[in-house]
The prediction has a mean pLDDT of 89. This is a predicted structure of an 88-nucleotide RNA (c-di-GMP-I-GGC riboswitch aptamer) from a Chloroflexota bacterium. The organism belongs to Chloroflexota, within Bacteria.

RNA sequence: UCCGAUAAAGGCAAACCAGGAGAAAUUCUGGGGCGCAAAGUCAUUGGGCCUAAAGUCCUUCGGGACUAUGGUAGCCAGACUGCCGAAG
Numbered sequence: 001u002c003c004g005a006u007a008a009a010g011g012c013a014a015a016c017c018a019g020g021a022g023a024a025a026u027u028c029u030g031g032g033g034c035g036c037a038a039a040g041u042c043a044u045u046g047g048g049c050c051u052a053a054a055g056u057c058c059u060u061c062g063g064g065a066c067u068a069u070g071g072u073a074g075c076c077a078g079a080c081u082g083c084c085g086a087a088g
Stems, first nucleotide, its partner, number of pairs: 002088001003085002011036002016031006034074001040080003045077003048072003055066004
C1' cells in the first nucleotide's frame, strides 16, 4: 500500500412514529434501528431514478401530455478527505 477480522475504541442510521419546511419528490429535528468500512463531502462531474410548482402544448374545461431550473451521495460510476489494524 492492497485488504477488511465473530478484534478494540468509537461513528452513521432504513422502515416506522411525532413535530417543522415544501406544490410534490423529498428534507430537517427527536424517537427508532434495517443495515453500513467511507451509509464522510460533492447533484455546477457523468448516467439512472423520483417529482412537476412555474412554463409549453392539448382539452369533452373535468383534466391530460411534455419538461428540472427541484430532489436522490443508503442507485451505479467518478473526484476529494478520513478512524482502527488481525490474517494474507